[in-house]
Context: one part of a larger RNA
RNA sequence: CUCGGGUUAAGGAACUCGGCAAAUUAGAUCCGUAACUUCGGGAGAAGGAUCGCCGGUGAGAGCCGGCCGCAGAUAAAUGGCCCUACCGACUGUUUAACAAAAACACAGGUCUCUGCGAACACGGAAGUGGAAGUAUAGGGGCUGACACCUGCCCAGUGCCGGAAGGUUAAGAGGAGAGGUCAUCGCAAGAGAAGCUUUGAAUUGAAGCCCCGGUGAACGGCGGCCGUAACUAUAACGGUCCUAAGGUAGCGAAAUUCCUUGUCGGGUAAGUUCCGACCCGCACGAAAGGUGUAACGAGUGGGGCACUGUCUCAACCCGAGACCCG
Repeated sequence: CUCGGGUUAAGGAACUCGGCAAAUUAGAUCCGUAACUUCGGGAGAAGGAUCGCCGGUGAGAGCCGGCCGCAGAUAAAUGGCCCUACCGACUGUUUAACAAAAACACAGGUCUCUGCGAACACGGAAGUGGAAGUAUAGGGGCUGACACCUGCCCAGUGCCGGAAGGUUAAGAGGAGAGGUCAUCGCAAGAGAAGCUUUGAAUUGAAGCCCCGGUGAACGGCGGCCGUAACUAUAACGGUCCUAAGGUAGCGAAAUUCCUUGUCGGGUAAGUUCCGACCCGCACGAAAGGUGUAACGAGUGGGGCACUGUCUCAACCCGAGACCCG
């Protein structure tokens, strides 16, 4: 010096990205426990008191008396606590060996498909799963307890419905044309039947066009100018565009670039944090919006307690390192 363990004056987070690590706490009985709450909880909240041994008595709980130590849950084992915000309701699940989470799942919600030889899936098929089930069932998509809610747009795309018209395949159809040549012709050429190569009209579904519907389908949800008796602002007006121009709620947010926005709180001092404001670069309603008790080895901020994290280091024990073998 490295690793493991122990103790430490005074201070007590000044350490550090961050109390990481360590320390504190700890058992039992009794007292006592707030906001909030889905009335279950939160709760072991928090915060206190007591604890050994001997004798008497008593069914016991206990009561009375006595004794010892610095110390009686005498060792070991054995919760630190509180406030606040974000995310996810919760218990669960996950990257076997760098990620356990706010990711996945989840009950619940909703849309859609499926009438049973179901839809769907595996399989060239037979067959099997679905299911020895039958729409209170099964498959698929999205959302994700609960509470309050979930606005506008169907122009495009998708899906569903419609079938009048337009378009449209094979097939049907066969007008017409070409090749061949019996025949005719001096020749040029014409040319029946057959065979053959083609082939117009007409007829021919679904689909597409078309007409409607549909957003918890894919998705989308404006700009400029002016205006009030200080100023500022604009309830109001004008105009252009659109399928329609973002409702409620939330908002510098796990989203805010400018930005350490501004104000308030907390600190002696706060790019973080909390509460507000709203100019939302670029929130917004089941890729759900906003809340929410409980829960969390989740994330941020603050505090009490406690400490070698630190001021600032010291000593001790053990294993290495080093020397001899």
Model confidence (mean pLDDT): 89 of 100. Large-subunit ribosomal RNA, domain IV from a Patescibacteria group bacterium, 325 nucleotides, folded computationally. The RNAcentral record of the full RNA draws on ENA.